[in-house]
């Protein structure tokens, strides 16, 4: 260069083929619990869904372009 896959909360990932207020385990914090951790029970806080742009009445989710990472291939050395 050229195909392919990922990208959503601090980390691992879901989101049912566009529609109602973006969610789950872990982690975090406060409370309850304890002699004091730990397990375990409640609440709660963290998201411009990787960046633009475009289609739609309405976009994480379709289209385009870019960025990062991975695996393929191809030319070179």
């Nucleotide at each position: 260069g050229g195909g392919c896959g990922a990208u959503u909360a601090g980390c691992u990932c879901a989101g049912u083929u566009g529609g109602u207020u973006a969610g789950a385990g872990c982690g975090c914090u406060a409370c309850g619990g304890u002699g004091a951790c730990a397990u375990c029970g409640u609440a709660g806080a963290g998201g411009u869904c990787g960046a633009g742009a475009g289609u739609u009445c309405g976009a994480a989710u379709c289209c385009c372009u870019c960025a990062u990472c991975g695996c393929c291939c191809a030319c070179a050395a």
A computed fold for a 77-nucleotide RNA from Flavobacteriaceae bacterium TMED184, annotated as transfer RNA. The organism belongs to Flavobacteriaceae, within Bacteria. The RNAcentral record of the sequence draws on ENA. Its Rfam family is "tRNA". By type it is a transfer RNA. The coordinates come from a structure-prediction model, not an experiment, and the mean pLDDT is 80. The same sequence occurs in records of 2 taxa.